[in-house]
Context: one part of a larger RNA
RNA sequence: UGACGGGGGCCCGCACAAGCGGUGGAGCAUGUGGCUUAAUUCGAUGCAACGCGAAGAACCUUACCAAACCUUGACAUGUACCAGACCGGCUCUGAAAGGAGCCUUUCCUUCGGGACUGGUACACAGGUGCUGCAUGGCUGUCGUCAGCUCGUGUCGUGAGAUGUUGCGUUAAGUCGCGCAACGAGCGCAACCCCUGUCCUUAGUUGCCAUCAUUAAGUUGGGCACUCUAGGGAGACAAACCCUCUCUGAGGGUGGGAAGGUGGGGACGACGUCAAGUCAGGAUGGCCCUUACGGUUUGGGCUGCACACGUGCUACAAUGCCCGGCACAGAGGGAAGCAAUACCGCGAGGUGGAGCAAAUCCUCAAAACCGGGCCCAGUUCGGAUUGUAGUCUGCAACUCGACUACAUGAAGUUGGAAUCGCUAGUAAUGGCGCAUCAGCUACGGCGCCGUGAAUACGUUCCCGGGCCUUGUACA
Numbered sequence: 001u002g003a004c005g006g007g008g009g010c011c012c013g014c015a016c017a018a019g020c021g022g023u024g025g026a027g028c029a030u031g032u033g034g035c036u037u038a039a040u041u042c043g044a045u046g047c048a049a050c051g052c053g054a055a056g057a058a059c060c061u062u063a064c065c066a067a068a069c070c071u072u073g074a075c076a077u078g079u080a081c082c083a084g085a086c087c088g089g090c091u092c093u094g095a096a097a098g099g100a101g102c103c104u105u106u107c108c109u110u111c112g113g114g115a116c117u118g119g120u121a122c123a124c125a126g127g128u129g130c131u132g133c134a135u136g137g138c139u140g141u142c143g144u145c146a147g148c149u150c151g152u153g154u155c156g157u158g159a160g161a162u163g164u165u166g167c168g169u170u171a172a173g174u175c176g177c178g179c180a181a182c183g184a185g186c187g188c189a190a191c192c193c194c195u196g197u198c199c200u201u202a203g204u205u206g207c208c209a210u211c212a213u214u215a216a217g218u219u220g221g222g223c224a225c226u227c228u229a230g231g232g233a234g235a236c237a238a239a240c241c242c243u244c245u246c247u248g249a250g251g252g253u254g255g256g257a258a259g260g261u262g263g264g265g266a267c268g269a270c271g272u273c274a275a276g277u278c279a280g281g282a283u284g285g286c287c288c289u290u291a292c293g294g295u296u297u298g299g300g301c302u303g304c305a306c307a308c309g310u311g312c313u314a315c316a317a318u319g320c321c322c323g324g325c326a327c328a329g330a331g332g333g334a335a336g337c338a339a340u341a342c343c344g345c346g347a348g349g350u351g352g353a354g355c356a357a358a359u360c361c362u363c364a365a366a367a368c369c370g371g372g373c374c375c376a377g378u379u380c381g382g383a384u385u386g387u388a389g390u391c392u393g394c395a396a397c398u399c400g401a402c403u404a405c406a407u408g409a410a411g412u413u414g415g416a417a418u419c420g421c422u423a424g425u426a427a428u429g430g431c432g433c434a435u436c437a438g439c440u441a442c443g444g445c446g447c448c449g450u451g452a453a454u455a456c457g458u459u460c461c462c463g464g465g466c467c468u469u470g471u472a473c474a
Stems, first nucleotide, its partner, number of pairs: 001474002003471003007468007015458002019421005026313008034304002042053002064299007073124001077123008088103006106115003126288002129286003135282001137277003140273001142271001147186006153162003166177003192265004197233007206223003211220002236259001239253006315414001319373006331362003336355002341350003380411001385406007427450007
């Protein structure tokens, strides 16, 4: 100087408390461990691994296993020699890959050869093989915590200190005052984006107050309003009052769409964990080279006594079922989205208007209204199983999703323990997108609808910041 303390002081954070809803019990989905296996590819392992890499494992993917094959190779560059185009088509064998064979078929030329392709040989290719403890890059984490440093000066023999401590204050090393310090840098904040109010510019594909018109903003008309998307205004403790060291700040009031960082996002200092990643790609070294490379078929990654994590659906009456009826936003669409219509109980099928889309398509559910159920393993719950189907796709046996009928399991609110959340939040309802032929999505990322309760307080648990103290630790 740090680190640590079941030392002290001060202060923060959904850290506790106060509340609301869960997890832990059930069934299922999914990831992991374990076990099994020819293989169940590999990585991730307290927080910070475990719906993680994977924004899509039937084949492919695929890296694993078995079997069958190839050896200058699936891919790149170069050299030498040989042959002729390449492409395309066909035959045999085979599970395919592969192997064997046949047919057809060039251009330029100084006639030496060249272009292109194939073969042979050689340099080489290739490796998701090892090392993340050889690395770059990227990322997680402490933590959006308020810290981490430097120059000069001063003090100290020196390590180092000072500044950065103190007194107030702040979300903040934020700011003020003081002070052997004076300044500065990286962080904080602001500048960026979205959102909340108003003004303005512009009115088509958007809108409709007034006039006409229609089944319909449908059409004429209009651009007021909504909206769209460019520009601007607005909030700065600005105004007033009170308090304190009269400096900065704190408390209150009004005005205002918004008030004390308005709300949200992007943004992550010096560093820590030899943290993670050689399997995203890059890369040193090591290793393989008729195989640890390459191709194919089939299987596996989906196995199941069990254990754990993350979720979904429930156990019901604030509910379930049936009928009626209303209101979104953000997205997506050409090998695509698909309307009206018809067929089917339905998944879906036939068909195809329109639309590269503010134009066309896709565009809610909870809520509300009416009826039924009457507390029961039920008109709750839907696992499991049987049968019949639909769709995608060469192909749904291993191993897809969905539909109909039948079946109707566990489950009556969950032990110890444990998680999230402070407002348009939690809870709850649906919708969309990426990946994608299809889908095991109940996941992820977004969007809107309905919409709470509680916070006395900081003693305690956890994590963190500053000062100080002890130390036999570095």